[in-house]
Two RNAs folded together computationally: RNase P RNA and transfer RNA, 479 nucleotides in total. Rfam match: Bacterial RNase P class A. Rfam classes the family as a ribozyme.
């Protein structure tokens, strides 16, 4: 130079003139007017994908469903989020990725090829030691049998799984021994499983021993085994004010104890079993609460009518400096500082000007003139992440070229 | 604002839950070509899709995750 990697940081500064929107305060001709002073979007405010504050559902009590995570050791209100290590993968390297428990509980699935796809399997191959035939030679005699031997460029039984082949995967892997060929069959390494030491809180590592290999993938297929998780969401809730016809329509199983009144027709008040409905937005116990012969009333659906104002609501797990602890996230403490509040919702425009980035000129140069340009996007109960969108910068690091 | 729920040919759809013969199947639409004198019907043929980009798997419309884009509900 050029290609990468990574970590952090910024999202223009001033000043002016016109405009919104909250708040306090002053004036008036009181009208939501006018002055004046403070104070007014972001790193993502998004997506709402995850965790908390908060509110209610009496309390949030058990259990079963279901859902979320998944090395390890911390950090944190909390997490699926950070850090820092380990192990596996990719890169020449600076680094980056990993839903990374568990396939020796059980079930499942592997399409097509292919012999064979999970307590394997012989298509092509290898093999002729064994068995039966076949063909030859030789020998023996009881002349048609018996025996040796030879042949796999003979044939079946039959042995192998080395090699080819099929496949996304074919039951350890190179070498040697060894055999008829072969194979962990046996050896040496290396993988791998079990024991043990040492090292590290731990994930694991690092050595010695042993075992001839038995255990193949897949769990973002069911599932197992550990953690954590009630459930709904500010349109939560709650107060005021303000409406209203209590419309329409569906529901039910009662039995039994006290007590009081009254008098013999029975009324009224507690309770207890059972029944219904509802709290309890999966389901069961469990608990509350209301009704239990029913006209009104309860419960549950449907429908009609308000739909204005006030709390929640912004001072917080808050920002910002500085010392301390910790390798880091991240904690402690000291000063300091107040920073939109709100509803269908305001934070723009132009103008100079300086700084950046580009293009073109002019200069031998530092620099000058002049044009263009600044992304992505916006609160709506707050917080902490992650993920996606976007302009630019600074610093470290690797790698390859080349000059000294 | 909050909570769901979907996306396959021009359109309506089946396959998604349980991953394979799915280089995606049907039905109207298109296109071409026979038929007729010409159209329409008919017959014959063709073309067309997994909303995007990662990931798990030997394989992904299908499972996981994240983006877009449409739909519903909710005082």
């Nucleotide at each position: 130079g050029g290609a990468g990697c990574g970590a952090c940081c910024c999202g223009g500064g001033c000043g002016g003139u016109c405009g919104c929107g909250g708040c306090g305060u002053c004036c008036c001709u009181c009208g939501c007017g006018g002055g004046c002073g403070c104070c007014g979007a972001g790193g993502a405010a998004a997506g709402u994908c995850c965790g908390g504050g908060c509110u209610c559902c009496a309390u949030c009590g058990g259990g079963c469903a279901g859902g979320a995570c998944g090395g390890u050791g911390g950090g944190u209100a909390a997490c699926g989020c950070c850090c820092a290590c380990c192990g596996g993968g990719c890169g020449c390297a600076a680094g980056c990725c990993c839903a990374g428990g568990g396939a020796a509980a059980g079930u499942g699935c592997a399409a097509c090829a292919g012999a064979g796809a999970g307590u394997a399997g012989a298509c092509c191959g290898c093999c002729g030691a064994c068995c039966g035939g076949c063909g030859g030679g030789c020998g023996g005699c009881u002349u048609g049998c018996c025996g040796c031997c030879c042949g796999g460029u003979c044939c079946g039984g039959g042995g192998c799984a080395a090699g080819g082949g099929u496949g996304a995967a074919a039951g350890g892997g190179u070498g040697g021994g060894g055999u008829a060929a072969g194979a962990g069959c046996c050896c040496a390494c290396c993988g791998c499983g079990c024991c043990g030491a040492c090292g590290g809180u731990g994930a694991c590592g690092u050595c010695g021993g042993u075992g001839g290999c038995a255990c193949g993938g897949u769990a973002a297929a069911c599932c197992c085994c550990g953690u954590c998780c009630g459930g709904a969401g500010a349109a939560a809730g709650u107060c005021c004010a303000c409406a209203u016809a209590g419309g329409g329509g569906a529901g039910g199983a009662a039995c039994u104890c006290g007590g009081c009144c009254g008098a013999c027709g029975g009324g009224c008040c507690g309770g207890g079993u059972g029944c219904g409905a509802g709290g309890c937005g999966g389901c069961c116990c469990g608990u509350c609460u209301c009704g239990u012969c029913a006209c009104a009333a309860c419960u549950c659906c449907c429908g009609g009518g308000u739909a204005g104002g006030g709390c929640g609501u912004u001072c917080g797990a808050g920002g910002c400096g500085g010392c301390c602890g910790g390798c880091a996230a991240c904690g402690g403490u000291c000063g300091u500082c107040c920073c939109a509040g709100a509803g269908a919702a305001a934070u723009g425009a132009c103008c100079g000007u300086c700084a950046c980035g580009g293009g073109g000129g002019c200069g031998c140069g530092a620099g000058c003139c002049u044009c263009c340009g600044g992304a992505c996007a916006g609160g709506a109960u707050c917080c902490g992440g992650c993920u996606u969108a976007c302009g630019g910068g600074u610093c470290g690091c690797u790698c390859c070229a080349c000059a000294c | 604002g909050c909570c769901c729920c979907c996306a396959u040919c021009g359109u309506c759809u089946a396959g998604u839950c349980a991953g394979g013969u799915c280089c995606a199947g049907g039905a109207c639409a298109c296109c071409a070509g026979c038929c007729u004198u010409u159209c329409a019907a008919g017959c014959u043929g063709g073309g067309u899709a997994c909303a995007c980009g990662g990931g798990u798997u030997c394989g992904a419309a299908u499972c996981c995750c994240g983006u877009u884009g449409g739909g519903g509900g909710u005082a």